[in-house]
Molecule: small-subunit ribosomal RNA
Organism: Sulfurimonas sp.
RNA sequence: ACGUUUAAAAGAGUUUGAUCCUAGCUCAGGGUGAACGCUAGCGGUGCGCCUAACACAUGCAAGUCGAGCGGUAGAAUUUUUUAGCUUGCUAGAAAAUUUGAGAGCGGCGAACGGGUGAGUAACACGUUGGUAUCUGCCCCCAAGUCAGGGAUAGCCAUUGGAAACGAUGAUUAAUACCGGAUAGUCUCUUCGGAGUAAAAAUUUAUUGCUUGGGGAGGAGCCUGCGGUCUAUCAGCUAGUUGGUGAGGUAAUAGCUCACCAAGGCUAUGACGGAUACCUGGUCUGAGAGGAUGAUCAGGCACAAUGGAACUGAGACACGGUCCAUACUCCUACGGGAGGCAGCAGUGAGGAAUCUUCCACAAUGGACGAAAGUCUGAUGGAGCGACACCGCGUGAAGGAUGAAGGCCUAACGGUUGUAAACUUCUUUUCUGAAGGAGCAUAAUGAGAGUACUUCAGGAAUAAGGGACGGCUAAAUACGUGCCAGCAGCCGCGGUAAUACGUAUGUCUCAAGCGUUACCCGGAAUCACUGGGUGUAAAGGGUUCGUAGGCGGUUAGAAAAGUUGGAUAUGAAAGACCGGGGCUCAACCCCGUGUUGGUGUUCAAAACUGUUUAACUAGAAUCAGGGAGAGGUAAGUGGAAUUCUGUGUGUAGGGGUGCAAUCCGUAGAUACACAGAGGAACACCAAAAGCGAAGGCAACUUACUGGAACUGUAUUGACGCUCAUGAACGAAAGCGUGGGUAGCGAAAAGGAUUAGAUACCCUUGUAGUCCACGCCCUAAACGAUGAUAACUAAGUGUUGCGACUUGCUCGCAGUGCUGAAGCUAACGCGUUAAGUUAUCCACCUGAGGAGUACGGUCGCAAGAUUAAAACUCAAAGGAAUAGACGGGGACCCACACAAGCAGUGGAUCACGUGGUUUAAUUCGACAAUAAACGGGGAACCUUACCCAGACUUGACAUCUAUCGAAUCUUUUAGAGAUAAAAGAGUGCCUUUAUUGGAGCGAUAUGACAGGUGCUGCAUGGUUGUCGUCAGCUCGUGCCUUGAGGUGUUCGGUUAAGUCCGUUAACGAGCGCAACCCAUGUCUUUAGUUAUUAUGUCUAAAGAGACUGCCUUGGUUAACAAGGAGGAAGGUGUGGAUGACGUCAAAUCAGCAUGGCUUUUACGUCUGGGGCUACACACAUGAUACAAUGGUAUGUACAAAGAGCAGCAAAAUAGUGAUAUUGAGCUAAUCUUUAAAGCAUAUCUCAGUCCGGAUUGGAGUCUGAAACUCGACUCCAUGAAGUUGGAAUUGCUAGUAAUCGUGAAUCAGAUAUGUCACGGUGAAUAUGUUCCUGGGUCUUGUACUCACCGCCCGUCAUGGCAUGGGAGGAAGUAAUAUUGGAAGCCCCUCUAGUAAUAUGAGGGUCCAUAGUAGGACUUCUGACUGGGCUAAAGUCGUAACAAGGUAUCCGUAGGAGAACCUGCGGAUGGACUAUCUCCUUA
Repeated sequence: ACGUUUAAAAGAGUUUGAUCCUAGCUCAGGGUGAACGCUAGCGGUGCGCCUAACACAUGCAAGUCGAGCGGUAGAAUUUUUUAGCUUGCUAGAAAAUUUGAGAGCGGCGAACGGGUGAGUAACACGUUGGUAUCUGCCCCCAAGUCAGGGAUAGCCAUUGGAAACGAUGAUUAAUACCGGAUAGUCUCUUCGGAGUAAAAAUUUAUUGCUUGGGGAGGAGCCUGCGGUCUAUCAGCUAGUUGGUGAGGUAAUAGCUCACCAAGGCUAUGACGGAUACCUGGUCUGAGAGGAUGAUCAGGCACAAUGGAACUGAGACACGGUCCAUACUCCUACGGGAGGCAGCAGUGAGGAAUCUUCCACAAUGGACGAAAGUCUGAUGGAGCGACACCGCGUGAAGGAUGAAGGCCUAACGGUUGUAAACUUCUUUUCUGAAGGAGCAUAAUGAGAGUACUUCAGGAAUAAGGGACGGCUAAAUACGUGCCAGCAGCCGCGGUAAUACGUAUGUCUCAAGCGUUACCCGGAAUCACUGGGUGUAAAGGGUUCGUAGGCGGUUAGAAAAGUUGGAUAUGAAAGACCGGGGCUCAACCCCGUGUUGGUGUUCAAAACUGUUUAACUAGAAUCAGGGAGAGGUAAGUGGAAUUCUGUGUGUAGGGGUGCAAUCCGUAGAUACACAGAGGAACACCAAAAGCGAAGGCAACUUACUGGAACUGUAUUGACGCUCAUGAACGAAAGCGUGGGUAGCGAAAAGGAUUAGAUACCCUUGUAGUCCACGCCCUAAACGAUGAUAACUAAGUGUUGCGACUUGCUCGCAGUGCUGAAGCUAACGCGUUAAGUUAUCCACCUGAGGAGUACGGUCGCAAGAUUAAAACUCAAAGGAAUAGACGGGGACCCACACAAGCAGUGGAUCACGUGGUUUAAUUCGACAAUAAACGGGGAACCUUACCCAGACUUGACAUCUAUCGAAUCUUUUAGAGAUAAAAGAGUGCCUUUAUUGGAGCGAUAUGACAGGUGCUGCAUGGUUGUCGUCAGCUCGUGCCUUGAGGUGUUCGGUUAAGUCCGUUAACGAGCGCAACCCAUGUCUUUAGUUAUUAUGUCUAAAGAGACUGCCUUGGUUAACAAGGAGGAAGGUGUGGAUGACGUCAAAUCAGCAUGGCUUUUACGUCUGGGGCUACACACAUGAUACAAUGGUAUGUACAAAGAGCAGCAAAAUAGUGAUAUUGAGCUAAUCUUUAAAGCAUAUCUCAGUCCGGAUUGGAGUCUGAAACUCGACUCCAUGAAGUUGGAAUUGCUAGUAAUCGUGAAUCAGAUAUGUCACGGUGAAUAUGUUCCUGGGUCUUGUACUCACCGCCCGUCAUGGCAUGGGAGGAAGUAAUAUUGGAAGCCCCUCUAGUAAUAUGAGGGUCCAUAGUAGGACUUCUGACUGGGCUAAAGUCGUAACAAGGUAUCCGUAGGAGAACCUGCGGAUGGACUAUCUCCUUA
């Protein structure tokens, strides 16, 4: 100093248009015996077949003792001796001494150490306690160690076999073997007794040996408790449970056997199945827990597979034996050998895991007296970034912010003090030298290692991943739903921060990422710490067993509980304090801790036990009342139907309209009589009763329960309830009856595209009764039962009390509401509030309440109840919209009332289609189609054909030349080409020159594009819609989206105004301001005017619900009136909120990106845009008498005009021509037409209508052929008022009449835009159609109903159920068989004695047979499920979804579905009754 006094706990993404909740999926953290990818400098310490307990070549891993024994090859020394010729040398023999390999007998060891985790769910393990036991070597104590015997291996001889291995004979030793003696504190005992030991060696100091007792350590056995899943395993068990006796063991015991008894285990999970060695610990976690059981340590089990015993202190034995089986090897075919889950190593398997290394130097083990020998234990080294720890790859200075890269708005930015460069250092590295400790009396594998010193020189050393969000870090290019990415959400379809590359950045670092697995986050199984009205979830209801829980008081005892002491809780690990390697990892030491279990002492509040009491819970008793409570029997009237009779005649019935159907054989209708079955109007209700289902005419009988009242009784007798039992709507089933009405199925008629439906006419089961089954419902209050507590108000049913009333109490049944709860909706003394007890149930959606199995059922089916696979959601409540074949209110030429049309004809014009070399392009519901185009003969022009040009028709820059420019000729269709000629300006400079402007030539940057993208854009426009809306600030309400304001009552053209009001204000819109017009005044006025006036144009006035009456809230406002030129925004215009439609336009213009560049650019000639079977849109003219024609005659407004309008005159039938007065315009051009008057036509295809065609002309223009307009003559189609359908218009409007202008050479204009003339009809109104606005309601829609969405069928894929069968396996049963072996028996074999041999028996492994059980795989065919894609058929659901939907059941049908019966509201709308809130 020392974890429980301390320390410690994080969230995010994803369902939606948005929100809150529920709920799943995913991510960030930590870890690993890991593997894979890219990369790699060094050292230390650890770790390293998780798969095939698959098979193994080779070597090694257990030996040792001569001081137990018989002996000995050989070697050395000495002596003697023989031979080779003497010294000497060589060879041999003998003896002695020393030493001694190999083999054998004997002893000890081999049961340790080392490996592995197959089996095992078990006293195997952990922990606690126990004892009926054994124990070699070791320690202590006591006693002893006497005298003998016969064998046998070896060796020798003979001999079999390929080998392994033997056979026979002879001979020999011991601490080998045997009997005898002796003995005790040994064993047995009938207490008399009986039985049982030994081994020696020897250096003379010891070591052995035998017996007994004790110890230490080890082992055996028993035992309480603890730790997996499965009930789709519910019953298991005959040695089974116990007893007696015997056997057996070291020892207890059914351990074994005989007999006897019939027990034993089990819902607190037996038996069966699956999986798994267990623990200390390890990982994670705040913890509780969860996961795990490599390395280290303790225990167990196993040794190719199965069985068995032997030896021994110890084994049923990894490197022993026997047998069987499979496999491998050798063989001379006769027979043999083997077991790496020891250390290395090989093959195989696998994503994957090392050297056939060194040493016994240290530690330890075996043997030995010892020296010592052996030791793949162990100590070390090697390989591997496999993990942890440490170090390095340089440090300081250095801005022209170098070059290069990347980006850029082209200025610059960034990489970046980074580099270069200067100075410095040497960890590391290389070389050289020295050199420990581990071990000392001596011995070092590691190793010349660690370490130290010197020298050299920045020298040898950086990568991986990521950069859309989560999640730190972005830009460019390429690609173009392709290639690809992705943990989840998701990214990619031409401007990708998401793919690929580059640059930059972020992060970790000798590593970094990925994959796999575990814990965490996940309070997502909730003990700590969740829920069940609607999200998943209360059992259909009650009774009740086990179980759980349980009122008040006192005593006893102490099981639970609490405290103390004590034993245990191995070591290692973890924590704390120290110490040693330079630090750290690592290692060492010490303290503390260890929640469990046992023993013991104490306490007595609480729980349990027990004793004695109590009355508040519960029950009983008494009393008078209430009730569709139940069962049975009887009775009643109304109605339907049928039958009979009568009256009576042609219809009835039915529907949206009809038909099928009934009726002249007399229906329907009316009257009377009868039959039969079912159901019980009014009362009736918010009511009542019942456990629920459910219960309704009346009477009687029997019977259950509840409430209230009471000075009665018992005395906790209670609550809940798994298994169980009973009841349980409708439908359905069985048997027998019954059958009036209704009515699945069935038939017919309708409807419809179809109509297996909705509607109609019939109609069978059924509905009814009796008995027996079924056992399910939206069986709902979607709310389990019981008890207690917690504001009020107001109805109602039953009972009671008195002070008899706005009274009070108890029990039920409704509504509104406080606190509180809830995700919200809502609940709220009848809780979904606050507590307690018990039961049931839930854990993403689909697959599926399905399959298989079990149970029940006559069946239908019910109940119990999965998995594979697929998805990232599914879901609840509430919000804003949108929508509804929902509701309320309101508006609009929306309808209605009217007028005139369109749709029919001819023509014009636009569009589609077709055609074409081209018929350029765009626009397509409203909101394209006389639209861009406000005007295509050329041009325009974008299209086609042909001919040309390439820095270009146009712009800028550079260089050179020349002023510019103009005229003419030739060729050509023209563009163009060639040639000739004229000409020198302006400014400046002394001269040369220079400059501006223009032209030409050349070069390249570039020009150019009506090429693409309106879904990259700007701008502009259309539309809803001139509809009355759209928003904001602050405040308030809601967890929040959001609401309020903006709703409501009135009113208005209007979100216009008033009133109310948790809102108060404000903005964009409305209105007003602007223009025109209508009245008046003033002023001015030429070209108008004789003059006033009119007119022109400038400034003013006027109209404001100002005044009156009435209504209304003393309001806003409305109705009427007066006055007034005008009256209620006077009329008409301009003016278009927030936004919607990816609406339209890249071809008006602008513009990003892409694309083209001798062409997709430019120029030229010609053609086309004008085609023509046809369809559509918009118009013109008509069809005639309200008219046509002819003649005469009257009255406008607004415009335009010099490349112009053009008068008059003349010519022409005319278009027009000639000529040109006047006019730059209130001056001139300049005349309106319908109308009016008169005449004629008289209802006809016409004196209507004018198309078409022929001829002749005029005008414009280089040019009227394709392809212009106009004139004259002639011609004279269709058409006689237009089907379905549809358009415009409310007053100076519709209708009708003419006039002008723009564009423009001319014109196709009947178009468009303006102008005036004449000048109506109708509106009772808002039921309906269309569009719009406000409020409300439902919703499964939000791309917003042109929405969403269901099922069959067809095609492809995936997993799965059934399936005639097939294959494999597991565990049992019965039976056959019986190896080796223990045990037992027999023998005339055999031995000194055992052993051995021969024969027999019980048990018994592998194996065989039989019938079943279970598991797995497979299987023609078949069932449904999921999924994909633009398939097919319908439209079932969501709105009243067009027949409200759903639940149960039954029948039917291509399919969604339809129909019957009963039920639910989780149905819209309307409206009656009742209750409640506010006034």